[in-house]
RNA sequence: UCCUCGAAAGGGCAAACCGGUCGUAAGGCCGGGACGCAAAGCCAAGGGCCGCGCACGAUUUGUGUCGGUCGCGGCAGCCAGGUUACCGAA
Numbered sequence: 001u002c003c004u005c006g007a008a009a010g011g012g013c014a015a016a017c018c019g020g021u022c023g024u025a026a027g028g029c030c031g032g033g034a035c036g037c038a039a040a041g042c043c044a045a046g047g048g049c050c051g052c053g054c055a056c057g058a059u060u061u062g063u064g065u066c067g068g069u070c071g072c073g074g075c076a077g078c079c080a081g082g083u084u085a086c087c088g089a090a
Stems, first nucleotide, its partner, number of pairs: 005088002012037002017032006035077001041083003046079002048075006056067004
C1' cells in the first nucleotide's frame, strides 16, 4: 500500500409514523422522527416486487373482473452485479 474484515474514535445515513409539497398511482422531495444500516453512497441495463395504461388475451348482457407474452413509470432500505469511498484494532 492492497485485499479480506469490522474493534475503537470522530462523524454519516434514516424505516414506520406525522406535517408540507409534487404525482392518477406506485412513489419522489423538504421538515420532524429513529426501526435499523459498514456502503442504507451512486447505477433500474439481470432477476424480483409495486403502480398506471389506449392496447392484447380470458371472462361478463354490461359496468367490470382476471392474466402477463406488451408499453410507460416506481423501489438501490428485496437479491445479484457494476462503480466510488472515511477510519484502522484483531
The RNA shown here (c-di-GMP-I riboswitch aptamer) has 90 nucleotides and comes from a Planctomycetaceae bacterium. The organism belongs to Planctomycetaceae, within Bacteria. Rfam family: c-di-GMP-I riboswitch aptamer. Gene Ontology term of the family: cyclic-di-GMP binding. It was read from a public genome assembly, where an Rfam model found it. The prediction has a mean pLDDT of 82.